[in-house]
This is a predicted structure of a 79-nucleotide RNA (Glycine riboswitch aptamer) from a soil metagenome.
RNA sequence: GCGCGGGAGAGUUCGCUAGAAGUCGCAGCGGCGCCGAAGGGGCAACAUCCCCGGAACCUCUCAGGCACACGAACCGUGC
Numbered sequence: 001g002c003g004c005g006g007g008a009g010a011g012u013u014c015g016c017u018a019g020a021a022g023u024c025g026c027a028g029c030g031g032c033g034c035c036g037a038a039g040g041g042g043c044a045a046c047a048u049c050c051c052c053g054g055a056a057c058c059u060c061u062c063a064g065g066c067a068c069a070c071g072a073a074c075c076g077u078g079c
Stems, first nucleotide, its partner, number of pairs: 001079006011032001013031005033066003039062001040060003046053001
């Protein structure tokens, strides 16, 4: 790295558009609210003459995400 299994959190909230016989559900765009475990950024100790270096599941939320699905750090297992 690949395959398989497990794998959390947070409104499907409001408005508009479209679809629809109706209801439920669903798609797109916008507003506000929220989550952090893709990715990305930041820092401690340490180290150093100085500079550089320097982790995270900590932190920031740019990205991503907030029904389900997908994805998912991490763990187990086979190659």
It matches the Rfam family "Glycine riboswitch aptamer". Gene Ontology term of the family: glycine biosynthetic process.